[in-house]
Molecule: Glycine riboswitch aptamer
Organism: Pectinatus cerevisiiphilus
Parts: sequence; structure tokens; C1' cells
RNA sequence: CUGACGGAUCUCCGGAGAGCCUCAAUUGAGCACCGAAGGAGCAAGCUGCCUAUUUGGCAGUGAAUCUCUCAGGUAAAAGGACAGAGUCUAAUAU
Repeated sequence: CUGACGGAUCUCCGGAGAGCCUCAAUUGAGCACCGAAGGAGCAAGCUGCCUAUUUGGCAGUGAAUCUCUCAGGUAAAAGGACAGAGUCUAAUAU
């Protein structure tokens, strides 16, 4: 000097699904649904202990766009995992 893989309550941009339901008249209640804010759960594997014989049991760790549907959502708007571009940043290598 450059600076990949990365990081950011950053900017722009694309971004699904499901009732503009019913009652009440206020922010509530009810039924039916969705999964891509957030949240929760789990496989193999690995580790340890016990057991005993090529096996088994227990515990821990262990991912998601999978599962759950707490939260959130079911016209538009807003939000939105994630993708792309930019800006900033950081470390390693060379």
C1' cells in the first nucleotide's frame, strides 16, 4: 500500500404467506389462518460417565428457510428472514 472470508441497531434496492372476518363501540373479545422480525425445540456427529463385548443406557454440546406458533402478522401503508449494491470498519495472508 492492498486488503479475501468477516462485522455494522448504517444507506439504497428487491423481498413471500395468510379473513379489508364477526361481535362490541373504542385500543377489547371470538373463531379461522400464515411464518421470513424476535423467540423456543430437535438429528447426525463430538465429549464425558455407566455398562458390557462389538452393543446398550444417561448427561452435555449440537443447524436451519425444518418444527412450534409465545410474540408478530392476515386490504394498503408499515414491518420483513434473506439477496444485491454502496459506505464504514477490522484482522490474517501476500